[in-house]
Molecule: transfer RNA
Organism: Myxococcales bacterium UBA5297
RNA sequence: GCGCCGUUAGCUCAGUCGGUAGAGCACCGGCCUUUUAAGCCGAGGGCCGCCGGUUCAAUUCCGGCACGGCGCACCA
Numbered sequence: 001g002c003g004c005c006g007u008u009a010g011c012u013c014a015g016u017c018g019g020u021a022g023a024g025c026a027c028c029g030g031c032c033u034u035u036u037a038a039g040c041c042g043a044g045g046g047c048c049g050c051c052g053g054u055u056c057a058a059u060u061c062c063g064g065c066a067c068g069g070c071g072c073a074c075c076a
Base pairs, nucleotide, nucleotide: 001072002071003070004069005068006067007066010025011024012023013022019056028042029041030040031039049065050064051063052062053061
């Protein structure tokens, strides 16, 4: 330098005919318990990496960029 994959809640990850975004764990509150842990119930938490484009409407389609991973190429 080229190609491919990934970027969604604090963490790990789902999310296909494009139509107002979810789970588990964690955190917080309550119940239970002598207390903790475990268990049960509930609540909060998201510019869906960034900037544009297409569209009535974009996490989803297209382009560019950034970051991470893998492969290839170059290596005087």